[in-house]
Context: one part of a larger RNA
RNA sequence: GGAUGAAUGCUGGCGGCGUGCCUAAUACAUGCAAGUCGAGCGGCAGCGGGCUCACUGAGUUUUUCAUUUUAUGGAAGGUUCGGUGAGCGCCGGCGAGCGGCGGACGGCUGAGUAACGCGUGGGAACGUACCCCAAAGUGAGGGAUAACUACUCGAAAGAGUGGCUAAUACCGCAUAUGAUCUUCGGAUUAAAGGAUUUAUCCGCUUUGGGAAUGGCCUGCGUACGAUUAGCUUGUUGGUGAGGUAAUGGCUCACCAAGGCGACGAUCGUUAACUGGUUUGAGAGGAUGAUCAGUCAGACUGGAACUGAGACACGGUCCAGACUCCUACGGGAGGCAGCAGUAGGGAAUCUUUCACAAUGGGCGAAAGCCUGAUGGAGCAACGCCGCGUGCAGGAUGAAGGCCUUAGGGUUGUAAACUGCUUUUAUAAGCGAGAAAUAUGAUGGUAACUUAUGAAUAAGGAUCGGCUAACUACGUGCCAGCAGCCGCGGUCAUACGUAGGAUCCAAGCAUUAUCC
Numbered sequence: 001g002g003a004u005g006a007a008u009g010c011u012g013g014c015g016g017c018g019u020g021c022c023u024a025a026u027a028c029a030u031g032c033a034a035g036u037c038g039a040g041c042g043g044c045a046g047c048g049g050g051c052u053c054a055c056u057g058a059g060u061u062u063u064u065c066a067u068u069u070u071a072u073g074g075a076a077g078g079u080u081c082g083g084u085g086a087g088c089g090c091c092g093g094c095g096a097g098c099g100g101c102g103g104a105c106g107g108c109u110g111a112g113u114a115a116c117g118c119g120u121g122g123g124a125a126c127g128u129a130c131c132c133c134a135a136a137g138u139g140a141g142g143g144a145u146a147a148c149u150a151c152u153c154g155a156a157a158g159a160g161u162g163g164c165u166a167a168u169a170c171c172g173c174a175u176a177u178g179a180u181c182u183u184c185g186g187a188u189u190a191a192a193g194g195a196u197u198u199a200u201c202c203g204c205u206u207u208g209g210g211a212a213u214g215g216c217c218u219g220c221g222u223a224c225g226a227u228u229a230g231c232u233u234g235u236u237g238g239u240g241a242g243g244u245a246a247u248g249g250c251u252c253a254c255c256a257a258g259g260c261g262a263c264g265a266u267c268g269u270u271a272a273c274u275g276g277u278u279u280g281a282g283a284g285g286a287u288g289a290u291c292a293g294u295c296a297g298a299c300u301g302g303a304a305c306u307g308a309g310a311c312a313c314g315g316u317c318c319a320g321a322c323u324c325c326u327a328c329g330g331g332a333g334g335c336a337g338c339a340g341u342a343g344g345g346a347a348u349c350u351u352u353c354a355c356a357a358u359g360g361g362c363g364a365a366a367g368c369c370u371g372a373u374g375g376a377g378c379a380a381c382g383c384c385g386c387g388u389g390c391a392g393g394a395u396g397a398a399g400g401c402c403u404u405a406g407g408g409u410u411g412u413a414a415a416c417u418g419c420u421u422u423u424a425u426a427a428g429c430g431a432g433a434a435a436u437a438u439g440a441u442g443g444u445a446a447c448u449u450a451u452g453a454a455u456a457a458g459g460a461u462c463g464g465c466u467a468a469c470u471a472c473g474u475g476c477c478a479g480c481a482g483c484c485g486c487g488g489u490c491a492u493a494c495g496u497a498g499g500a501u502c503c504a505a506g507c508a509u510u511a512u513c514c
Stems, first nucleotide, its partner, number of pairs: 001514004006510005013386006019379002021344001026342003030339003035101003040098002043094002047092003050088018108297003117222007126214003131210008139173001141171002148163006178189004193202003223269003230260003235257008272294004276287004299320005322333004350376001352375003358372001359370004389419004399410004424451005433441001458503005463484003469498005479486002
C1' cells in the first nucleotide's frame, strides 16, 4: 500500500447492486416450510343444487254447500311461489379412508472425516421410477380388507372383537413375440383399467435400445509432528460357498504365512474438499463467507422397513440425555428449513408480501401445494454513482487569531447582485418484467409541471518517518506514543484556540492476511 462476512469511536443527505451468527452442531414458545389425484375405489361428515314426502303460509282456479242476489264463509280437488323438517349420492363437489405418484428433490449446516472424502485422468463386474424410440400383448376368474356399522377398553395417545363392501389394492388360471435358467431334452415367467363428443385419449404388462443419472475399482495430487518407529490376525493371499444391482475378506469354512513401513507405516494434533477469493510484476504466500460442483450430518448412539432410489432433516423401531402432558396406569417432542426467542459473544436483520415470474410435486385439465424462488423491510456492512450549489462580488466589512502594533491572516470566504434546480417537496401522467389471460413488487421506475438555495459535512492529523505552525495553559505533573521518542517554566510532540494538511458521507482505531 492492498484486502475483510468485520467490530469500536465520532459523524451521517440520496440512489443502484450486493452482503449480513465467523461464537454455543447450545436450548427452543408460536406460526408456516410436502403435498396432490374424485378421469383408480367404496362412499357422503360438511357446503351448494335437484327430486320425493310431510306440515305450514300466501296467490290463483274448478266443483259443491250455507248465508243475503252481488259478496263472504266452509268442504273437496288442480296449480304457482315461499318457509320448516325428513329421505334419496341424483348432480357440483368433498372431510376421513383404501389406492397411485411425490415426501431420496428443493432448503439448512460443516460436527465428523487426513479418506478414493475431494480434484484430475482412466477402468469393468452393475442399477435406474418418471422421459424418448421400437416390437408384442392387454383373455377369463377368485378371495379378502379399510372406510362404515355394532360393541368393548383407555384420562389421553390410542387399541381390540364381531359384521358389511370396492378398486388401477391382492391372488391363482390361460397365452408367451420375447425374457430368465438349462444337463440343450426342457423348465419358469405377464397384464388394469379409467374418461369420452364413440373420433380417440390417458394408462397397464413383457422385451430391446436411448437420454441422463447413480453405485463400484484405480494412477497421480491433497496439513503438521520422529520429543510418534515399528504396525497388522479377517490381518495378506488362495480354494469353495454365501451375499449384493455389481467387483471384492464384503461375510463364512478350510489352506498358506503373509501384508505395510525411513519414498515416514502406526500413532497424535488440526481440518469438510474444489472452482475460486485475496495479495504479489511473477514465482509464491494466505484463505475456502456469499455464488457454483462434490461429500458428510439432521437431539446423541444403533438398526432395519418401504421403495426405482434412503439405511431417510419436518418417516419407523430400540437405547440414552433433555423438555412437556398425565386421572400416575401411561403418553408427546426434536428449527444445522423461513421468521422469531433465550443464551453465548466485540458482533450479524422482519414472528413481512406473493405464487405475478422462474423452477419443483401431483393432476387429462381447471387447478392445488411450494418460507424453493420473486419481492419488500432493517443495517454506511461493502462497492459504485450523485448531491450539499454556480457566476460576479474589496472600503479586502464585522468578529476571531497572531502581531515587531505598522499590519498579517481567516478571505471572494461572508454580506450583496444575478442564475440554476441535480436533489427535496407537491401535483400530474405512467411503463417494461406477460405469450392471449394473469403483476406480489407498486401507482414502483421513467417522464412533465410548480415551489424555492431552498432539505444535506464531517473525521483524523500537523517533531522526523509524513503533506500541514503559531499563541496560551501545564511544568518528568497531567498526559502523548506505530518506531525514534516528547513533558523537569521559551513544549511546532501534552491540553485548548486560531490557522493549515489529507480524505470525505464518511474518517480514524483495533484485529487478521499478503
Predicted 3D model of a 514-nucleotide part of an RNA (small-subunit ribosomal RNA, 5' domain) from a Candidatus Nomurabacteria bacterium. It was read from a public genome assembly.